[in-house]
Molecule: c-di-GMP-I-GGC riboswitch aptamer
Organism: Clostridia bacterium
RNA sequence: UACAAAAAAGGCAAACUGGGCGAAAGCCCAGGACGCAAAGCCAAGGGUCUAAGGACUUAUUUAAGUCUAUGACAGCCGGUUGCUGUGA
Numbered sequence: 001u002a003c004a005a006a007a008a009a010g011g012c013a014a015a016c017u018g019g020g021c022g023a024a025a026g027c028c029c030a031g032g033a034c035g036c037a038a039a040g041c042c043a044a045g046g047g048u049c050u051a052a053g054g055a056c057u058u059a060u061u062u063a064a065g066u067c068u069a070u071g072a073c074a075g076c077c078g079g080u081u082g083c084u085g086u087g088a
Base pairs, nucleotide, nucleotide: 001087002086003085004084011036012035016031017030018029019028020027021026034075040080041079042078045077046076047073048072049071053068054067055066056065057064058063
């Protein structure tokens, strides 16, 4: 510096379940493993999710709908650092 076929030291932990937080998306802890060579970190790039608050529309008495991130997702792409192994 390129790569991730095999091996090994190990690491992480989807769905689901229980408890907690949150308006929600989602997050935290425990159990649990679908998978992962960055499933480490970054939400000031793209994308996706949510819509409390705000704006608007209808309705007309507290209802329905639309838009919106300042809320989230890194196990979507991307950026960045690094372990092991192999090659140069």